Molecule: c-di-GMP-I riboswitch aptamer
Organism: Acetomicrobium hydrogeniformans
Parts: sequence; structure tokens; C1' cells
RNA sequence: CGUCGAGAAAGGCAAAGCCACCGAAAGGUGGCGGCGCAAAGCUACGGGUCUACAGCCCUCAAAGGGCCAUGACAGCCGGGUUGCCUAA
Repeated sequence: CGUCGAGAAAGGCAAAGCCACCGAAAGGUGGCGGCGCAAAGCUACGGGUCUACAGCCCUCAAAGGGCCAUGACAGCCGGGUUGCCUAA
């Protein structure tokens, strides 16, 4: 230096749940919380998953149903990219 990742040290992140707010929803942000995490940092590029306001279709219409990502998830997998510490 590279790979690997230890009942190591220092520090970090924060699932469910609850509260407030934003959003049509999925989901997000903040607080409490702490299941877990060595990239649980960043990135929707490939796959995947979730949602369906508007739009389109069915319907005389309403109610209802169907389709649709342009919305979302990086704590689903892979890729890209940056990075702390370090025993064997």
C1' cells in the first nucleotide's frame, strides 16, 4: 500500500413504534426511540419493489373498477463514486 473485517478503540448512522409537519398516496422532514448497520455515506445507471393525484379506458352519468411514473424506496440486489479505524 492492497485485500479482509476483530465480542478492538474513537466517533458515526438509526428499524419498528409514538408525536408534529409536508404529500392524493407511496413516502419524506424534525423530535423521542433503538432493531440493526463497516459504507445503513452519496448516486435511480441495470434489475426489483411501493404508490396512482392528474390523465386515459369501462360506465348515459354517479358510485365503482382497470391502465399508467412523470412520484417514491440507496435499510431489496447489482453497478458507479467518496470515505474513518485497523488486530489476525